Background:
A computed fold for a 139-nucleotide RNA from a Chloroflexota bacterium, annotated as c-di-AMP riboswitch aptamer (ydaO/yuaA leader). It was read from a public genome assembly, where an Rfam model found it. The organism belongs to Chloroflexota, within Bacteria. Model confidence (mean pLDDT): 78 of 100.
[in-house]
């Protein structure tokens, strides 16, 4: 110079996880409101009981080890592939991920009034091509 890493601005990604506004003892707190998400609750309807549920894309399958686990290889699903007018949405074909992890406690199908909670954390130099919609901007 690379390449490894670290910091900053900015912009970008997952996720409901943003925004505004007032107060304080002001780098943070606490308080409301907008929005988006979760759970819980009738009745008609439906279904269980070897417990059973929830949140999430995160099930399941089959093999191996020294077997409460760990390891492979898969799968049901799910992410990104920006900055060639913006923003959003949907397919196909290709590339690269993930395919966890918590909670609730014997109790919840769905359920309308109605109740009640959350709005946290984590990451980034990756950036391929076509078809279509719907919006606002320009000519």
């Nucleotide at each position: 110079a690379a390449a490894c890493g670290u910091g900053a601005u900015g912009c970008g990604c997952c996720a409901a996880a943003u925004c505004c506004c007032g107060c304080c003892g002001u780098a943070g707190g606490c308080g409301g409101g907008a929005c988006c998400g979760g759970g819980g609750a009738a009745a008609a309807u439906g279904c269980a009981g070897u417990g059973g549920g929830g949140u999430g894309a995160a099930u399941c399958u089959c093999g191996c080890c020294a077997c409460a686990g760990g390891c492979g290889a898969g799968u049901a699903g799910g992410g990104u592939c920006a900055a060639g007018g913006g923003c959003c949405c949907u397919u196909u074909c290709g590339a690269c991920c993930c395919g966890a992890a918590c909670c609730c406690g014997u109790c919840a199908a769905c359920u309308a009034a109605c109740c009640u909670c959350g709005g946290c954390g984590g990451c980034g130099g990756a950036g391929g091509a076509a078809a279509g919609g719907g919006u606002c901007g320009u000519g």